Predicted 3D model of a 541-nucleotide part of an RNA (small-subunit ribosomal RNA, 5' domain) from a Candidatus Omnitrophota bacterium. NCBI's taxonomy places the organism under Bacteria, Pseudomonadati, Candidatus Omnitrophota. The sequence was found in a public genome assembly. Its Rfam family is "Bacterial small subunit ribosomal RNA". The coordinates come from a structure-prediction model, not an experiment, and the mean pLDDT is 84.
Context: one part of a larger RNA
RNA sequence: GAGUGAACGCUGGCGGCGUGGAUUAGGCAUGCAAGUCGAACGAUCCCGCAAGGGAUAGUGGCAAAAGGGUGAGUAAUGCGUGAGCAACUUGCCCUCUGGUUGGGAAUAACCUGCCGAAAGGCGGGCUAAAACCGAAUAUGACCACGCCCCCGCAUGGGGGUGAGGUAAAAAGUGGGGACCCUGCAGCAAUGCAGGGCCUAUUGCCAGAGGAUGGGCUCGCGUCCUAUCAGCUUGUUGGUGAGGUAACGGCCCACCAAGGCUUUUGACGGGUAGCUGGUCUGAGAGGAUGGUCAGCCACAUUGGGACUGAGAUACUGCCCAGACUCCUACGGGAGGCUGCAGUCGAGGAUAUUUAGCAAUGCCCGAAAGGGUGACUAUGCGACGCCGCGUGAGUGAUGAAGGUCUUCGGAUUGUAAAGCUCUGUCAACCGGGAGGAAUCUCGGGGCCCAUAACACGGGCGCCGGGUGACAGUACCGGUGGAGGAAGCCACGGCUAACUCCGUGCCAGCAGCCGCGGUAAUACGGAGGUGGCAGGCGUUACUC
Numbered sequence: 001g002a003g004u005g006a007a008c009g010c011u012g013g014c015g016g017c018g019u020g021g022a023u024u025a026g027g028c029a030u031g032c033a034a035g036u037c038g039a040a041c042g043a044u045c046c047c048g049c050a051a052g053g054g055a056u057a058g059u060g061g062c063a064a065a066a067g068g069g070u071g072a073g074u075a076a077u078g079c080g081u082g083a084g085c086a087a088c089u090u091g092c093c094c095u096c097u098g099g100u101u102g103g104g105a106a107u108a109a110c111c112u113g114c115c116g117a118a119a120g121g122c123g124g125g126c127u128a129a130a131a132c133c134g135a136a137u138a139u140g141a142c143c144a145c146g147c148c149c150c151c152g153c154a155u156g157g158g159g160g161u162g163a164g165g166u167a168a169a170a171a172g173u174g175g176g177g178a179c180c181c182u183g184c185a186g187c188a189a190u191g192c193a194g195g196g197c198c199u200a201u202u203g204c205c206a207g208a209g210g211a212u213g214g215g216c217u218c219g220c221g222u223c224c225u226a227u228c229a230g231c232u233u234g235u236u237g238g239u240g241a242g243g244u245a246a247c248g249g250c251c252c253a254c255c256a257a258g259g260c261u262u263u264u265g266a267c268g269g270g271u272a273g274c275u276g277g278u279c280u281g282a283g284a285g286g287a288u289g290g291u292c293a294g295c296c297a298c299a300u301u302g303g304g305a306c307u308g309a310g311a312u313a314c315u316g317c318c319c320a321g322a323c324u325c326c327u328a329c330g331g332g333a334g335g336c337u338g339c340a341g342u343c344g345a346g347g348a349u350a351u352u353u354a355g356c357a358a359u360g361c362c363c364g365a366a367a368g369g370g371u372g373a374c375u376a377u378g379c380g381a382c383g384c385c386g387c388g389u390g391a392g393u394g395a396u397g398a399a400g401g402u403c404u405u406c407g408g409a410u411u412g413u414a415a416a417g418c419u420c421u422g423u424c425a426a427c428c429g430g431g432a433g434g435a436a437u438c439u440c441g442g443g444g445c446c447c448a449u450a451a452c453a454c455g456g457g458c459g460c461c462g463g464g465u466g467a468c469a470g471u472a473c474c475g476g477u478g479g480a481g482g483a484a485g486c487c488a489c490g491g492c493u494a495a496c497u498c499c500g501u502g503c504c505a506g507c508a509g510c511c512g513c514g515g516u517a518a519u520a521c522g523g524a525g526g527u528g529g530c531a532g533g534c535g536u537u538a539c540u541c
């Protein structure tokens, strides 16, 4: 000199963009932070004459493994970078092939009985499904076997074929001219309703490929310490068996006795999330890893699995511990390292705000619902940037202050006065963009179809949707009116005199000042520097 997630002192007008619990990974009151689907299902209720519409506790599906937080642990099961998997997996999404047959038994809700203070639980009875369970079928898939072909970097991989074996499925919604079946009304003709049937679409099952995400393996790099020199028994390897999506001492039995390391530092100890980056520096390098982005790890402490495509799961489950709360003392409930907020500790770090309007995510056919993600808002000079606190003119060089050699000098064009301007702030008025590629209605064309239903696509016309917010911005009104401080002045280092004090009181980054003329202490005038800040402290280069 530059920098900071800064803090402290004095001071403080406005705006934009950022940024803000670095300490106790200490404890937490309260509210919210993950739901959605009635176009899977039965049931109940509400509106309606009906058609139909609406609400929803429960069963069921998808999601809840994302998004959000933190950095405790971790020196390598991590991260960075480059490779490999002939040793793997991948819900939703895309492309393609084939299918979606026919049955059964339950159970919640509901009704009812009982236990319990509560949390909750037990029994009996009824019922549905895309919930659950057999059966059928098997283009293809998988398993073992036979034959043939091709390929490779070892184990090996790919393809064809033959005869065996194994495993599937679920329906919902909409439209429909004729025909058929059933039910109701009718003497009949016929009418109405439901179904078959046809069709569209969303699903479901099996398989192939893709995309995306993940799993595993390897090379190299990744802090200090030798006052840590030897470490290791599932340890190193083999065989077999198990386990996994998959390789593997991953686990187990047996066998062998290996494996790592001595300056290329094993093992141990300390410290630490890693990276893109950030700061500094001419660079080399040094320091650092807050915000943003990628990866990892964690979720009161420790352990465990379940469900699932995916977790060993922050707001799921079980067990144990500590802590807090409720209790009828028998037993129960809880987990802010989500957003706010609170206590504590600390030099120190914000609103118990608004909205789903946008962007994104989840659910849904859609309308739509949810979202403390996010978008906004409030607070803090915490940082960077911009603007203002007026401009011009004005010499009796006014008054006052300070100094004085008492002549004067200086403050100083500074003020006053005169002439103007109108940024910001204040008030008044107008007033966006963020909103469409979203959504609703209408009519047109095209696709599909037996069809002018239904459905899909394209463009046209009209309407709807804004938290911020009457905000940004624009115009007007009045009037210089409301807006400057802080530090320094001995040298380094830009800037000097007077008074007070008298080695006292005090200053100080270093040298050093102060003991009666102190440019170094304290005050004043003046001057210098920076300026909505200025200094100090801490840390880095």
Base pairs, nucleotide, nucleotide: 001541002540003539004538006537007536008535009534010533013387014386015385016384017383018382019380020379026343027342028341030340031339032338035062036061037060040059041058043056044055045054046053047052069298070297071296078222079221080220081219082218083217084216085215088214089213093210094209095208096207097206098205099204100203101135103133104132110125111124112123113122114121115120141166142165143164145162146161147160148159149158150157151156171202172201173200174199175198176197179196180195181194182193183192184191185190223270224269225268230260231259232258235257236256237255238254239253240252242250273295274294275293276292277288278287279286280285300321301320302319303318304317323334324333325332326331353376354375355374359373360371361370362369363368390420391419392418393417400411401410402409403408424482426477427476428475429474430473434468438464439463440462441461442460444458445457446456447455485530486529487528488527489526490511491510492509496525497524498523499522500521506513507512